[in-house]
RNA sequence: GCCCUGGUGGUGUAGGGGCUAUCAUGCGGGCCUGUCGAGCCCGCGACUCGGGUUCAAAUCCCGGCCAGGGCG
Numbered sequence: 001g002c003c004c005u006g007g008u009g010g011u012g013u014a015g016g017g018g019c020u021a022u023c024a025u026g027c028g029g030g031c032c033u034g035u036c037g038a039g040c041c042c043g044c045g046a047c048u049c050g051g052g053u054u055c056a057a058a059u060c061c062c063g064g065c066c067a068g069g070g071c072g
Stems, first nucleotide, its partner, number of pairs: 001071007010025003018055001026044006048064005
């Protein structure tokens, strides 16, 4: 340099045009308990950046940036 894959809450992850953006964990509150823990309930918190297409983009297209892999 070229090619491929990925980038989503603090962390790990699902979702591939119209959702209230999924689940786990975390954090906060409550229930339970003699206490702690476990368990249960409620809440908080996210689409890598710029442009394009579209009535509508996390999702499709182009280009950056970052990470991983392959070729030379």